About this RNA: Model confidence (mean pLDDT): 77 of 100. This is a predicted structure of a 266-nucleotide RNA (Bacterial large signal recognition particle RNA) from a Clostridia bacterium. Its Rfam family is "Bacterial large signal recognition particle RNA". Rfam describes the family as follows. The signal recognition particle (SRP) is a universally conserved ribonucleoprotein involved in the co-translational targeting of proteins to membranes. Rfam classes the family as a non-coding RNA gene. The sequence was found by an Rfam model in a public genome assembly.
[in-house]
RNA sequence: UCGUACUAGUCGGGGAGGCAGCGGUGCCCUGUACUUGCAACCCGCUAUAGCAAGGAUGAAUUCCCUUUUUCGGGUGGUCUAUUUUACGGUCUGGCUUAUGUAAGUGAUGAUGAGAAGUGGGUCUUGUGCAACGUAUCAGGUGUGAACCUCGUCAGGUCGGGAACGAAGCAGCGAUAAGUACCAGGGUGCGUGUGCCGCAAGGGUGCCUACUUUGAGUUAACUGCAUAUGCAUCGCGUAGGAUAGCCAUUCAACAUUGGGUGUACGG
Numbered sequence: 001u002c003g004u005a006c007u008a009g010u011c012g013g014g015g016a017g018g019c020a021g022c023g024g025u026g027c028c029c030u031g032u033a034c035u036u037g038c039a040a041c042c043c044g045c046u047a048u049a050g051c052a053a054g055g056a057u058g059a060a061u062u063c064c065c066u067u068u069u070u071c072g073g074g075u076g077g078u079c080u081a082u083u084u085u086a087c088g089g090u091c092u093g094g095c096u097u098a099u100g101u102a103a104g105u106g107a108u109g110a111u112g113a114g115a116a117g118u119g120g121g122u123c124u125u126g127u128g129c130a131a132c133g134u135a136u137c138a139g140g141u142g143u144g145a146a147c148c149u150c151g152u153c154a155g156g157u158c159g160g161g162a163a164c165g166a167a168g169c170a171g172c173g174a175u176a177a178g179u180a181c182c183a184g185g186g187u188g189c190g191u192g193u194g195c196c197g198c199a200a201g202g203g204u205g206c207c208u209a210c211u212u213u214g215a216g217u218u219a220a221c222u223g224c225a226u227a228u229g230c231a232u233c234g235c236g237u238a239g240g241a242u243a244g245c246c247a248u249u250c251a252a253c254a255u256u257g258g259g260u261g262u263a264c265g266g
Base pairs, nucleotide, nucleotide: 001266002265003264004263005262006261009057010056011055012030013029014028015027020046021045022044023043024042034054035053036052037051038050063259064258065257068254072250073249074248075247076246077245079244080243081242082241083240084239085238086237087236088235093233094230095229097227098226099225100224101223103222104221105220106218107217108216114213115212116211117210118209119208120207121206122205123201124200125199126198127197128196129194130193131191132190133189134188135187136186137185139182140181141180142179143178149174150173151172152171157166158165159164
């Protein structure tokens, strides 16, 4: 150095958790790398750290140590961002309401603001007038009596020798009592009626006329001040979650370098 046959080893690894500790089952991350039995109110072991049984490979790109890289996980943070929960109404913006002020806007004002004086109205009571409602009286028109109203009275009836006369039904007309309508009139009663009148009273507020004076008045909106309320938003306090960053820890896969048997034969 080559060949043959064995053995050690290997046949996944890691994280959190659990445990006095080490593994496993279970969960998670990587990745594809034997089988069977046991096993989370657990199964097995004891620093040599799964136990028991079977199989494959087998001294090297495959095993062991180490370097680099790094998926992923854990822990911490007076860090950053997002999101969420609770509390807070004078700690602080914002919002609502009330009161005041009059800086701005607006409205109004020499066709006279506001003020002062005089008077009136609105208000109360009484009274008058009107209106409305109601009752009644008279008036006008119409209608209206089988007979017990009137006028005229056909027919018929009665008296008379006759001429004529008498009473008188129906009809027609006009009326009485009654009744309907009319738009008005008179009288009486009533009232949450009135661009009405008179008198007395009242006078807080509002409106108005005249006289005097001569420039503001108002508070609708904005602003300012004070007070009341609202936990929706902002803010503050105390927490949670997610993501990022920093620190630390563990670390798969990959990667660097090194190390490592036995026997026989050439």